[in-house]
Context: one part of a larger RNA
RNA sequence: GCCAGGGAGUUUGUCCACGUGGCGAGAAUAAUUCCGAUCGGAAGCAUUCUAAGCGAAAGCGAAGGCCCGCAGUUUACGAGGGGCGUGGUAUGCAAGUGCCAUCAAGUCACGUGGGCCAGACCCGAAGCCGGGCGAUCUAACCCAGGGUAAGGUGAAGUGGGGGUAAAACCCCGUGGAGGCCUGAAGGAGUGCUGCGGACAAGCGUUUCUCUAACCUUGGGCUAGGGGUGAAAAGCCAAUCGAGCCCGGCGAUAGCUGGUUCCUGCCAAAAUUGGCCGUAGUCAAGUGUCAGACGAGAUUACCAAGAAGGUAGAGAUACGGAUUGGAGGCUUAGGGCUCGAAAGGGCUCGGUUUCCUGUCCAACUCCAAAUCUCUUGGUAUCGUAGACCCUGACAAACGGGGACCCGGGGUAAGCUUGGGUUCCAAGAGGGGAACAACCCAGACUGACGUUAAGGUCCCAAAAUGUUGAUUAAGUGUGAAAGGGUGAAAGGUGUCAGUGGCCGAAGACAGCGAGGAGGUUGGCUUAGAAGCAGCCACCCUAUAAUAAGUGCGUAACAGCUUACUCGUCAAGGUCGCUGGCCCUGAAAAUGGACGGGGCUAAAUCAACUACCGAUACGUCAGACAUCUGAAAAGAUUGUGGUAGGCAGGCGUACCGCGAGGGCAGAAGCAUGCUCGAGAGGGUGUGUGGACCUUGUGGUAAUGAGAAUCCUGGC
Numbered sequence: 001g002c003c004a005g006g007g008a009g010u011u012u013g014u015c016c017a018c019g020u021g022g023c024g025a026g027a028a029u030a031a032u033u034c035c036g037a038u039c040g041g042a043a044g045c046a047u048u049c050u051a052a053g054c055g056a057a058a059g060c061g062a063a064g065g066c067c068c069g070c071a072g073u074u075u076a077c078g079a080g081g082g083g084c085g086u087g088g089u090a091u092g093c094a095a096g097u098g099c100c101a102u103c104a105a106g107u108c109a110c111g112u113g114g115g116c117c118a119g120a121c122c123c124g125a126a127g128c129c130g131g132g133c134g135a136u137c138u139a140a141c142c143c144a145g146g147g148u149a150a151g152g153u154g155a156a157g158u159g160g161g162g163g164u165a166a167a168a169c170c171c172c173g174u175g176g177a178g179g180c181c182u183g184a185a186g187g188a189g190u191g192c193u194g195c196g197g198a199c200a201a202g203c204g205u206u207u208c209u210c211u212a213a214c215c216u217u218g219g220g221c222u223a224g225g226g227g228u229g230a231a232a233a234g235c236c237a238a239u240c241g242a243g244c245c246c247g248g249c250g251a252u253a254g255c256u257g258g259u260u261c262c263u264g265c266c267a268a269a270a271u272u273g274g275c276c277g278u279a280g281u282c283a284a285g286u287g288u289c290a291g292a293c294g295a296g297a298u299u300a301c302c303a304a305g306a307a308g309g310u311a312g313a314g315a316u317a318c319g320g321a322u323u324g325g326a327g328g329c330u331u332a333g334g335g336c337u338c339g340a341a342a343g344g345g346c347u348c349g350g351u352u353u354c355c356u357g358u359c360c361a362a363c364u365c366c367a368a369a370u371c372u373c374u375u376g377g378u379a380u381c382g383u384a385g386a387c388c389c390u391g392a393c394a395a396a397c398g399g400g401g402a403c404c405c406g407g408g409g410u411a412a413g414c415u416u417g418g419g420u421u422c423c424a425a426g427a428g429g430g431g432a433a434c435a436a437c438c439c440a441g442a443c444u445g446a447c448g449u450u451a452a453g454g455u456c457c458c459a460a461a462a463u464g465u466u467g468a469u470u471a472a473g474u475g476u477g478a479a480a481g482g483g484u485g486a487a488a489g490g491u492g493u494c495a496g497u498g499g500c501c502g503a504a505g506a507c508a509g510c511g512a513g514g515a516g517g518u519u520g521g522c523u524u525a526g527a528a529g530c531a532g533c534c535a536c537c538c539u540a541u542a543a544u545a546a547g548u549g550c551g552u553a554a555c556a557g558c559u560u561a562c563u564c565g566u567c568a569a570g571g572u573c574g575c576u577g578g579c580c581c582u583g584a585a586a587a588u589g590g591a592c593g594g595g596g597c598u599a600a601a602u603c604a605a606c607u608a609c610c611g612a613u614a615c616g617u618c619a620g621a622c623a624u625c626u627g628a629a630a631a632g633a634u635u636g637u638g639g640u641a642g643g644c645a646g647g648c649g650u651a652c653c654g655c656g657a658g659g660g661c662a663g664a665a666g667c668a669u670g671c672u673c674g675a676g677a678g679g680g681u682g683u684g685u686g687g688a689c690c691u692u693g694u695g696g697u698a699a700u701g702a703g704a705a706u707c708c709u710g711g712c
Base pairs, nucleotide, nucleotide: 001712002711003710004709005708006707011118013116014115015114016113017112018111019110020109021108022107023106026049027048028047032043033042034041035040053060054059065084066083067082068081072077073076085102086101087100088099089098090097091096121258122257124255128248129247130246131245132244133243139222141220142219143218144217145216146215147214148212150182151181152180153178157174158173159172160171161170162169186209187208188207191205192204194203195202224240226236227235228234261647262646263645264644265643266642271284272283273282274281275280287393288392289391290390291389296381297380298379301377302376303375304374305373306372312366313364314363319360320359321358324355325354326353327352328351329350333348334347335346336345337344338343399423400422401421402420403419404418405417406416407415408414428439429438430437443620444619445618446617447616448615449614453610454609455608456595457594458593462607464606465605466604467603468602469601475597488582489581490580492579493578494577495576496575497574498573499572500571501570509566510565511564512563513562515539516538517537520534521533522532545560549558550557621637622636623634624633625632626631648701650698651697652696653695654694655693656692657691658690659689666685667684668683669682670681671680672679673678
């Protein structure tokens, strides 16, 4: 891991609700006793609930009166129901207010759903406490023992010699000290973080120590909040920040996991408030089911009428902010300046007038759309009972995305609000793939028609039609992020539009001219069209600058403006728009989904077709409703948590009915019926029990729980 078997809402008591039954203004007995004794029957009337309430208490203590009215039936009655009135009681001087009554339904048993007490659906802690068992491991200590190859060094003392007045001191021997040195046994366990993985500390090499605070044997002693500890919270039997075993014990777990057959109907919430509350829970809201009542409910759309101060806008309409200009006044003023001073001028303030340019959530002279409210209409739902109400049972209280409108943030697959919607709990088609984007809400089957999106091939359907654009593979790849690829550019190209020139010849090219006064004046070494400054005239002309650019030291030279000729038809300068290009950089090779496409790209228009569980038709099932039935109607049948309903199967028991050696159960395999859980049957095997109807009782359904046991 697989398979088989086992494996989780149970039971007593009590309370609430509902269902069924008994009795009913009453209902029921409990302990216990008696009879019978398998079962059961009788007594037991204590007690409990109900039949009267109100009041803290003392205490006091209730109109079977009127009206309306659903179902129904003779339009007037009218069970229930509603209202008025009246009554009881408490309070109060009273007025009034609270509760209750106005005839009356309870009680017991059984069953189901839920609450509570209990282990309370099952498994799961770490822990806490008690009583015991442990020092054969290990820590310390005590008693009695055992062990430490070999070598090195050479303390004190001491002998001899030297030395001294005597010593001290020196030299040579002797001697053999030391938590001394090297190192075997022994002990330890540093690095390789080598090798190894054998059920849990090994092996190799290297390393530390080795006469001592050394190693070691046997015996003894200290025990769990206790010991022992050269102290690491180390060790106390592979267990230690409090050992192990058993018990309290099924501790507790708001946490994790698991929780076993089928079908039908409806169908949530992730919000608000409280809580040492934030992984929880309670209440409300939201779901389901039942009952009661008896006529309206909802507001998508239309119309009318209201309330309002948001978007926008505005600025001599207020508050606040704010650009530039012109002018006036100058007060206390700052700076500069003229003046001997008085005083004056300029400028910056300051204040004010006019003109001009801008803003605001906490500005508003204005002022929408949407939204909200009321009324009416329309639509939908509703006497086949809606809405509202009451009761029982929940689940949920981690939400998320998109769009619109706000707050925060540089931003985010960011965060925090409001509204709508979807996912959650929603399948199908499209979007290459892709919870929430587009289309569309799936009962089943068949056939058809469409939606979004598409129609060259992969791959269903147009190599469709008309007109235009693009040459960039633009379309259809830049980087984290964003994105219709920005700012800024393009003598790429298309369209529109405006001005000017043009057969009296434009534009471009080519041919020719481009002169004289004059080298203008000044400046300058020089300045001659062309360093710079000033001026920029006149003449001859078709035209020709007091000179457009090169150039020279300065001249010269080239060229331009300007003019003529030649040629022959458009030219030139703007503006607006479409497509395109540049701008444009990332790490494996590479993505329009791919192939590939010059349309199979883009724009405008049109016609076909494909395409879904949508829509239509036919058939069938179920639900709901009408109906006595037959039958009919449809606006019904996606669904998590969850509520409700109806069934299937297992074991045993009561009663009834059956089967079986002429072959029961079980097992294997085939056929068949049912929407399903499941049922029936044939064949084989098997060899002795089994089934059905009805009712009852449950240790009643397995795929998951690192589930348990076994097998492989």
Annotation: Predicted 3D model of a 712-nucleotide part of an RNA (large-subunit ribosomal RNA, domain II) from an archaeon. Its mean pLDDT, the model's own confidence on a scale to 100, is 81. It matches the Rfam family "Archaeal large subunit ribosomal RNA". On this family, see Yusupov et al., Science 2001: "Crystal structure of the ribosome at 5.5 A resolution". Rfam 15.1 lists 2,955 matches to the family in 1,139 species.